Annotation: This is a predicted structure of a 474-nucleotide part of an RNA (small-subunit ribosomal RNA, 5' domain) from an uncultured bacterium.
Context: one part of a larger RNA
């Protein structure tokens, strides 16, 4: 000097930032992931005689839900930085080429018959399709003993498009390997059998003991292995003249998790926070058979704790999902509530005013001080009140914030000063109380009848919407 502070006394405004460090404790309620009728069928509703159109939706499809947000328990690790590397995959996007023939069978919705308290589920019949399958075609695409094999596709409709297939190229993201750097303990000194390496396989988008099978005996260690303990890592942040040190709060980037544990489906991409199964603990429902559930998401609750906010507005704006759009969803995000938690800015009023007024305090009783300080004259109107007017952010249209900032008027000193301190160190001194007691107190010490060091009062120093104490770095 500093701080994600906190705890005492105080407390007008206003900008900007900040706000569970402890219990990766348990969690009521609500909201945070949907969207497409331009994939399809069916059902409702509206108009209409009808055809039909329009307009809502449970399912079937499709694309998203791996992104955003949240924590930091593990993790001493190729997990992070840093600099290379290639044996990889990469939906949407852009560029390029060429295609988009022909059939075919189901199934949910529906309907119906059951089972259950209930989650919920069994059989029977009916139907679509951008849902699924079979043909044929067929490249700069695969495999290949170079003879050949193997593989595709969907369509809607307003008739301008929006799509599906196939290959190549690219961007973007991700896998994966290495060089180098990365806390503390040797009162931790030996450790290692999938170990280490080699041949075939296997498996993966890919390299490899990844995993098998055989075979060799090897690898690693004081340049600290192994075991232990502690921590997410980083631009950075604090401090300092630098070297250092000490920390990783907001904001960015990469990691890891998602009630523990452990597994895979699906997908282009997860072993997947608000998906699926299993075991477990816990809470809930029950008709005692059997279900439900995961706030480390926004808020908001019990807890714990010295101690950390609203169960608020709109998607206006920037982004994100889905759609041709129109639009719709978004507790990302804009905002706006609370707290002096911080920086920073601004008032609490200016000039004038001696009979130096009263009162208070000292007093050698003359006097001194408080003190131009009050009052009183004279202005002023930042803040605050009250009427008005009233944005930018929005390129055409849309503004949550907001009748907000700002601007314009009117009234009136009016609404607005406190904390610490005073023996030295360290700015600033006296009187009374008390009598080693009540007390103070960072260190040195003060207090046992004249205390400048306790307590109170006057007067003084300091810093000021804050003062000071506690704690923690440096």
């Nucleotide at each position: 000097a500093a701080c994600g502070a906190a705890c005492g006394c105080u407390g007008g405004c206003g900008g900007c930032a900040g706000g569970c460090u402890u219990a990766a404790c348990a969690c009521a309620u609500g909201c945070a992931a949907g969207u497409c009728g331009a994939a399809c069928g069916a059902a409702c509703g509206u108009a209409g005689c009808a055809a039909u159109a329009c307009g809502u939706u449970a399912g079937u499809g499709g694309c998203g839900c791996a992104c955003g947000g949240g924590u930091g328990a593990g993790u001493a690790a190729c997990g992070c930085g840093u600099g290379g590397a290639u044996a990889u995959c990469u939906g949407c996007c852009u560029u390029u080429u060429g295609g988009u023939u022909c059939g075919g069978g189901a199934u949910a919705a529906c309907c119906u018959u059951g089972g259950g308290a209930a989650a919920c589920u069994a059989g029977g019949g009916c139907u679509a399709a951008u849902a699924c399958c079979g043909a044929a075609u067929g490249g700069u695409u695969c495999c290949u003993a170079c003879g050949g094999g193997a593989u595709a596709a969907a369509g809607a409709u307003u008739u301008a498009u929006c799509g599906c297939c196939a290959a190549a190229a690219g961007a973007u993201g991700a896998g994966u390997c290495c060089g180098c750097g990365u806390c503390c303990g040797a009162u931790u000194a030996g450790c290692u059998a999938g170990u280490u390496g080699g041949u075939g396989g296997g498996g993966u988008a890919a390299u490899g003991g990844c995993c098998c099978a055989c075979c060799a005996a090897g690898g690693c260690g004081a340049c600290g292995a192994u075991c232990g303990g502690u921590a997410g890592c980083u631009g950075g942040u604090c401090u300092g003249a630098g070297a250092g040190g000490a920390c990783g709060a907001u904001c960015a980037g990469c990691c890891a998790c998602a009630c523990u544990g452990g597994g895979a489906c699906u997908g282009a991409g997860a072993c997947a926070c608000g998906g699926c199964c299993c075991a477990g603990a816990c809470u809930c429902c029950u008709a005692c058979g059997g279900g439900a559930g995961g706030c480390a998401g926004c808020a908001g609750u019990g807890g714990g704790g010295a101690a950390u906010a609203u169960u608020g507005g709109a998607c206006a704006a920037u982004g994100g999902g889905g759609g041709c759009a129109a639009c719709c969803c978004u507790g990302a995000u804009c905002c706006a509530g609370c707290c002096a938690u911080g920086c920073c800015g601004c008032g609490u009023g200016a000039g004038u005013g001696a009979u130096g007024a009263a009162g208070g305090c000292c007093u050698u009783c003359g006097g001194g001080u408080u003190g131009u300080a009050a009052a009183g004259c004279u202005c002023u109107u930042u803040u605050g009140g009250c009427g008005g007017g009233g944005a930018c952010g929005a390129u055409g249209a849309u503004g949550a914030c907001g009748g907000u900032a700002c601007c314009c008027g009117c009234a009136g000193a009016a609404u607005a000063a406190g904390c610490c301190c005073a023996g030295g160190c360290u700015a600033a001194c006296u009187u009374c109380g008390u009598g080693c007691c009540a007390g103070c107190a960072g260190c040195c010490g003060c207090g046992g009848u004249a205390a400048g060091a306790c307590g109170a009062a006057g007067g003084g120093g300091g810093c000021u919407a804050g003062c000071g104490u506690u704690g923690u770095u440096c």
Its Rfam family is "Bacterial small subunit ribosomal RNA".